[in-house]
A computed fold for an 82-nucleotide RNA from Geobacter sp., annotated as c-di-GMP-I riboswitch aptamer. The coordinates come from a structure-prediction model, not an experiment, and the mean pLDDT is 86. It was read from a public genome assembly, where an Rfam model found it. The model forms 95% of the base pairs in the Rfam consensus.
């Protein structure tokens, strides 16, 4: 120095709920708020789940969307004990 790992330190993010706004919806953004998180930074590639439209060829399909705090993958990164 790098990888793995996660004691300590500096900090970081922010669930539910309430509220304002967007959206048909899932859900998203701002404010308040902290359940938690060592990637709870980013990414929709895979699986899962959710929404809308279509559709019934009897396929359990097709198209579009959402979810990164459901899991995996990819990628970037603070600190430095064992």
């Nucleotide at each position: 120095u790098c990888a793995u790992c996660g004691a300590a330190c500096u900090g970081g993010c922010a669930a539910a709920a309430c509220u304002c706004g967007g959206g048909u919806a899932a859900c998203c953004g701002g404010g308040u708020g902290a359940c938690g998180c060592a990637a709870a930074g980013c990414u929709a590639c895979c699986u899962g789940u959710c929404c809308a439209a279509u559709g019934u060829a009897u396929a359990u399909g097709u198209u579009g969307g959402a979810u990164a705090g459901a899991g995996g993958g990819g990628u970037u990164a603070c600190c430095g004990a064992a």